[in-house]
RNA sequence: GUCAAUGGUUGAGGGUGUCCUUUAAUUGGGACUGAGAUUACACCUCUUGAACUUGACCCGGGUGAUACCGGCGAAAGGAAACCGUUGACUUUUUAU
Repeated sequence: GUCAAUGGUUGAGGGUGUCCUUUAAUUGGGACUGAGAUUACACCUCUUGAACUUGACCCGGGUGAUACCGGCGAAAGGAAACCGUUGACUUUUUAU
């Protein structure tokens, strides 16, 4: 000097579905996937941007059902500054 991982301080962005049962009422309870299903001082993401939104009441597969899985996606948009730690690689200088 480069790359990768990770931590701190302060701030910012985001999502919260499907089904069963119960209730006057998503009012309670439970099951599925997931980091997270408005249990959250939580979880995830912040331009190195697939966190998340649009396309989308989309397409294929699958399920009890669902962004459940894949496509779409070398598409469009999308929110930051500083200070450290560790590892790998490379270069220069000095000493032995």
Model confidence (mean pLDDT): 81 of 100. A computed fold for a 96-nucleotide RNA from Fodinibius salsisoli, annotated as TPP riboswitch aptamer (THI element). It was read from a public genome assembly, where an Rfam model found it. It matches the Rfam family "TPP riboswitch aptamer (THI element)". Gene Ontology term of the family: thiamine pyrophosphate binding. Taxonomically the source falls in Fodinibius (Bacteria, Pseudomonadati, Balneolia, Balneolaceae).